About this RNA
A computed fold for a 117-nucleotide RNA from Neomicrococcus aestuarii, annotated as SAM riboswitch aptamer (S box leader). Taxonomically the source falls in Neomicrococcus (Bacteria, Bacillati, Micrococcales, Micrococcaceae). The sequence is in RNAcentral, with records from Rfam and Ribocentre. It matches the Rfam family "SAM riboswitch aptamer (S box leader)". Clan: SAM clan. Of the family's consensus pairs, 96% are formed in the model.
RNA sequence: UAACCAUCAAGAGUGGCUGAGAGAUCUGGCUCGACGACGCCGCAGCAACCGCCUUAAUCCGACGAUUCGGUAACGAAUCAGCGCGAAGGACGGUGCUACCGCCAGAACCGAUGGAGU
Repeated sequence: UAACCAUCAAGAGUGGCUGAGAGAUCUGGCUCGACGACGCCGCAGCAACCGCCUUAAUCCGACGAUUCGGUAACGAAUCAGCGCGAAGGACGGUGCUACCGCCAGAACCGAUGGAGU
């Protein structure tokens, strides 16, 4: 960060600082908030997107290479690398920890991760 992919009804809170609004925007609701919300910092936790590890590579898959057969299409065997392949772990990188992204409608809506530039 324009475009691309996945997810967004599960799960997980406390201490300090701050001090008035907050739940992304608009409208309408509902809710949280001076018994201190939101935010910031620390710690703790949740989850399993990416890396990593384990089962477990000797499996599976597509592609490739080589060899063999065949006029050819193609088939067979072997090998190497790779992974939108299953389950688990939770070490690393993020993320998340009121309410379904709080609800409904609207808007080339937004958030997070991956991937990319």